[in-house]
A computed fold for a 502-nucleotide part of an RNA from Streptomyces bungoensis, annotated as small-subunit ribosomal RNA, 5' domain. Its Rfam family is "Bacterial small subunit ribosomal RNA". The RNAcentral record of the full RNA draws on ENA and SILVA. Lineage of the source: Bacteria > Actinomycetes > Kitasatosporales > Streptomycetaceae > Streptomyces.
Context: one part of a larger RNA
RNA sequence: GGACGAACGCUGGCGGCGUGCUUAACACAUGCAAGUCGAACGAUGAAGCCCUUCGGGGUGGAUUAGUGGCGAACGGGUGAGUAACACGUGGGCAAUCUGCCCUUCACUCUGGGACAAGCCCUGGAAACGGGGUCUAAUACCGGAUAUCACUCCUGCAGGCAUCUGCGGGGGUCGAAAGCUCCGGCGGUGAAGGAUGAGCCCGCGGCCUAUCAGCUUGUUGGUGAGGUAAUGGCUCACCAAGGCGACGACGGGUAGCCGGCCUGAGAGGGCGACCGGCCACACUGGGACUGAGACACGGCCCAGACUCCUACGGGAGGCAGCAGUGGGGAAUAUUGCACAAUGGGCGAAAGCCUGAUGCAGCGACGCCGCGUGAGGGAUGACGGCCUUCGGGUUGUAAACCUCUUUCAGCAGGGAAGAAGCGAGAGUGACGGUACCUGCAGAAGAAGCGCCGGCUAACUACGUGCCAGCAGCCGCGGUAAUACGUAGGGCGCAAGCGUUGUCC
Numbered sequence: 001g002g003a004c005g006a007a008c009g010c011u012g013g014c015g016g017c018g019u020g021c022u023u024a025a026c027a028c029a030u031g032c033a034a035g036u037c038g039a040a041c042g043a044u045g046a047a048g049c050c051c052u053u054c055g056g057g058g059u060g061g062a063u064u065a066g067u068g069g070c071g072a073a074c075g076g077g078u079g080a081g082u083a084a085c086a087c088g089u090g091g092g093c094a095a096u097c098u099g100c101c102c103u104u105c106a107c108u109c110u111g112g113g114a115c116a117a118g119c120c121c122u123g124g125a126a127a128c129g130g131g132g133u134c135u136a137a138u139a140c141c142g143g144a145u146a147u148c149a150c151u152c153c154u155g156c157a158g159g160c161a162u163c164u165g166c167g168g169g170g171g172u173c174g175a176a177a178g179c180u181c182c183g184g185c186g187g188u189g190a191a192g193g194a195u196g197a198g199c200c201c202g203c204g205g206c207c208u209a210u211c212a213g214c215u216u217g218u219u220g221g222u223g224a225g226g227u228a229a230u231g232g233c234u235c236a237c238c239a240a241g242g243c244g245a246c247g248a249c250g251g252g253u254a255g256c257c258g259g260c261c262u263g264a265g266a267g268g269g270c271g272a273c274c275g276g277c278c279a280c281a282c283u284g285g286g287a288c289u290g291a292g293a294c295a296c297g298g299c300c301c302a303g304a305c306u307c308c309u310a311c312g313g314g315a316g317g318c319a320g321c322a323g324u325g326g327g328g329a330a331u332a333u334u335g336c337a338c339a340a341u342g343g344g345c346g347a348a349a350g351c352c353u354g355a356u357g358c359a360g361c362g363a364c365g366c367c368g369c370g371u372g373a374g375g376g377a378u379g380a381c382g383g384c385c386u387u388c389g390g391g392u393u394g395u396a397a398a399c400c401u402c403u404u405u406c407a408g409c410a411g412g413g414a415a416g417a418a419g420c421g422a423g424a425g426u427g428a429c430g431g432u433a434c435c436u437g438c439a440g441a442a443g444a445a446g447c448g449c450c451g452g453c454u455a456a457c458u459a460c461g462u463g464c465c466a467g468c469a470g471c472c473g474c475g476g477u478a479a480u481a482c483g484u485a486g487g488g489c490g491c492a493a494g495c496g497u498u499g500u501c502c
Base pairs, nucleotide, nucleotide: 001502002501003500004499006498007497008496009495010494013369014368015367016366017365018364019362020361021327026325027324028323030322031321032320035070036069037068040067041066043064048059049058050057051056077280078279079278087204088203089202090201091200092199093198096197097196101193102192103191104190105189106188107187108186109143110142111141112140118133119132120131121130122129123128149172150171151170152169153168154167155166156165157164158163178185179184206252207251208250213243214242215241218240219239220238221237222236223235224234225233255277256276257275258274259270260269261268262267282303283302284301285300286299305316306315307314308313333359335358336357337356341355342353343352344351345350372402373401374400375399382393383392384391385390406443408438409437410436411435412434416429419426420425446491447490448489449488450487451472452471453470457486458485459484460483461482467474468473
């Protein structure tokens, strides 16, 4: 000098775009953050309409608890752990899976029994149940058929070993679901694609030797189990191996990268915001469901903590968005909207969406603008200095002429809307941006420094006191170094200080 997610002091006019718990992965009141589908299903049955003997009946279908489907594994948060194939980069899978989507081919035949909801009875303070009985389905279970799969026989082709691809025959096993507004939407099997994921390998990136030896599923083999899949992943048996000064093992620290800061570069430092990957979700462990989880707002167990209780027993998990307490030098609103973008469900209308879009707060940062412009005295008043002549503040002010950005007031007033809807219509931001008009210089300047480094000097006060200070050093009676004033220098809605990095 540059930089910052900064903080502190003094000061503070406006706007745009960014950005804002770096500390206690401390504890959390309250609200919201994941639902949706009635065009899968039984049931419920509002308004309206029709009839009525005024009891009600028919039609109609709004509504929805339940069964069922899809989603809830995305999106959002955090950085605790992790020195590791976690990450980056380049490869491999002849060792793999992949819901929804796309392409192609084939099929969608025939039966059955339940369980919710409902009704009845009943336990409990509650959370939540228990028993009986009735019922539907795209829920569940059989049978048929089927390329596929498994196994046996066999033919051809290929390869990087185990093998792979394409056929033929025999045996065994395994499918399906319907709804409809008749347009469609679905269901099953197989192959391919796309997307996503899993596993393996080469190389690369911290400190410490005041850590020198480490290791028994350890290293390898055979067999088995397990997985979508290779593999000591797990197990039985066998062998005795494997790693290490090219730093094993241990300890400390740490999420990694694209990047960011600095620097001429080499390098050094950092990993906030944004993007990719990973890990975690009160702490520890476990599996279930599923295409996908060992699952933040799912389940079970244990623990700590908090809450409710009728003392028998229950409930909870903000490292989602706001917000509270606490910690701290320090970090925001319990806001608006789904209008846009995107996501889930749905045929759609639409519903949900603290993702997102916006608004609010903070000079926290960057950028832009303003606080007026021109004229105006051999120079007012005042202040300060003075050799008392004057000098300086200083064209500065007054005064004259002019302008009106920004802020203010008034009138007009968007784009963002593609879409969706039969149409009417549909914008949170927002009466915002922007445009026009009005008034008046009117409402808007501070902070640090002035001994040298380093740009800027005098006076007074003080008298090794009070104080200053980044280093050298100032102050003990004329202090350009302390304090005040005048003046000056430098930056400017900021200026300084502190911290950290280069």